[in-house]
Notes: Model confidence (mean pLDDT): 77 of 100. A computed fold for a 348-nucleotide RNA from uncultured Idiomarina sp., annotated as Bacterial RNase P class A. It matches the Rfam family "Bacterial RNase P class A". Rfam links the family to the GO terms ribonuclease P activity, tRNA processing and dimeric ribonuclease P complex. Of the family's consensus pairs, 92% are formed in the model.
Formats: sequence, structure tokens, C1' cells
RNA sequence: GAGCUGGCCAGGCAAUCGCCGCCUGUUUACAGGGGGAGGAAAGUCCGGGCUCCAUAGGGCAGGGUGCCAGGUAACGCCUGGGCGGUGUAAGCCGACGACGAGUGCAACAGAGAGCAAACCGCCGAUGGCCUGCGCAAGCAGGAUCAGGUAAGGGUGAAAGGGUGCGGUAAGAGCGCACCGCGCGGCUGGUAACAGUUCGUGGCACGGUAAACUCCACCCGGAGCAAGGUCAAAUAGGGGUUCAUUGGCGCGGCCCGCGUUGAACCCGGGUAGACUGCUUGAACGCUAGGGUGACUUAGUGGCUAGACGAAUGAUUGUCCUCGACAGAACCCGGCUUAUCGGCUGGCUC
Repeated sequence: GAGCUGGCCAGGCAAUCGCCGCCUGUUUACAGGGGGAGGAAAGUCCGGGCUCCAUAGGGCAGGGUGCCAGGUAACGCCUGGGCGGUGUAAGCCGACGACGAGUGCAACAGAGAGCAAACCGCCGAUGGCCUGCGCAAGCAGGAUCAGGUAAGGGUGAAAGGGUGCGGUAAGAGCGCACCGCGCGGCUGGUAACAGUUCGUGGCACGGUAAACUCCACCCGGAGCAAGGUCAAAUAGGGGUUCAUUGGCGCGGCCCGCGUUGAACCCGGGUAGACUGCUUGAACGCUAGGGUGACUUAGUGGCUAGACGAAUGAUUGUCCUCGACAGAACCCGGCUUAUCGGCUGGCUC
């Protein structure tokens, strides 16, 4: 100098006037004191607490997660490790179980794309054909037919290990050596996995599961407008007693029934009010354990609780001229937005 990575801050100070809670004193309106957004309060994408409903247990369906181990209340989060990719490196990225069960898919190109195939090519040993020589047996030649082949070329994202030697008519794991690969053993590791001077197999058993599927594990539903308490009325339900010679209805009469009055009692519940509501799996510091995520013990302070919803405005002053943005039951994460600044560690 360039870069990687972790943590922190988010204009400061003062005055005046307001707004929402709390405490104290008088008292029903004042006075005094003290508090008042964030690292993401956001997206509502995961996980939990809390509340109500449902629930014997198990299975099916449906959804989710997916290398291994650990952390955690839990997670799709975090930490450490493995493997693969990438970068000179610090580091960064990865839906990273199984296609050795079954089913499916692969456009275009290409001869052939799934119990491989043969377009150009190479060969044509073997059996024909043609030509030449020969009395004949046969010999030589042609690349012409059948046929052989997968070296080389070409197509493709992908064409059934690589290099070399042997071999052959030409070739080919056809044989061999080395490399690579599969399986088994052994060693290390909790494991994923790694190593192997061991054994064995001539050896790709192709790709694809954010394709169906299989395997393992997890998941009941709804959400603070959850839920709880109190409880108006010219609203309305039930019961008891009284009034009964009452009124009205059951077409006239009797009985009966219903309805109407007063007092008392009971439960439900609308408007409304209160609660849930912020002291918490929280945070800071110190010490111990752990590579780390984290955890244990001690200690300290209290840090918004609104509900047509407060957190603002003006002025002065200073500077490096101030980004993204604002709580709504509460926490743990992830993702996204963000002017600038401080700081720890590391690499070249």
C1' cells in the first nucleotide's frame, strides 16, 4: 500500500414551549422530580414463551428438515470439524442423505443417449468377387461384397478409465507395468471422513431426487382483536313471593292456560372500563469451565408501555453538516435497507 474478518457508535451541548406514562406533595387541578424507539423497531420468513381450544395410544394423509458432532427453551439459527468449489493468501461459497430398489426425464446436435452405437475412418486375417501368373496345387494384387474394429476424427453438458509396452489383419483391459477406481480388511477419529508398502475385482457400476420416490428425524390448531375481570340501559332471560273478584286473548259461559303489575333473588352479556402490559430463557461487570458457540457462580442497576395510538417543535452554538428508518404481547434468529466514523485480529 492492497485486502479479509469480528465488535461498537449512529451528530453533540444548552434554553423555551408542548405530548405519553411513573413517583411525591397538596388536592382534583397544579407544583416538583424522574423516564420516553432501533440496529435494524422493517419483511412477518423460521423457532419458542404466554393464552384459549382440541388431545388415551398408534398409524395414514399433509408439511418441513437433510455431511458429522456440539450449543440452545427451540430452530431452517450458531459454533467446531469433514468433503467439494474458489482465491497467491487471510478467507469466502455450498438443499452436501440415497439413482448399487422401482418409475420418469434429457431440447438441439449427433451414426449412436441406456440391456450402447458405427457417419467419416482403420482393417479386410476368414469366406466370396475381379485381375495377373501357373498344366495344376497354389501365389501375388485390388479395397470390391460379406464381415471385423472402436485406435483416430466429428456431435454433444455428457459417448462406458488414463499413459506406455506387448499383441493383432486392424483393434480392443485382450495381456502386462504404473497411475486411477470399486469392494473387503487394517489403522486413526465419538462421527462425517481420512490414510493404507494389505487383499481382491479388468473395472466406470453414466447423469438427474429445488423429478416422482425411498430412508432418517421433526411437526395438533388458532393467535394479545389470544384470554381474563367488572359491568350501563326506556335492551333482554329465568325463579320465588304478593296482588288476584283486576285488565286483555283463547268467537258466548265455567274451569284451565297464556299475557299484563309490584318487590326480591339469580345467571348470561352488548356499549364501555380495567387487565393481559412489560423484571426478562433480559442486560452490564467480575471470576471459573470450554478451541468455540455457550455455560456456571457472584454482583450491579431498572431500561417506553400507548390504544384515531406520546417520543415533537423553535432558537442559539460547535463539528467531520448527520444515512436507513420509527415500538404496539414478549423473546431468540435469519433476511433486507443504511451517510459516515472508531476499534481488535489476520493475509499478501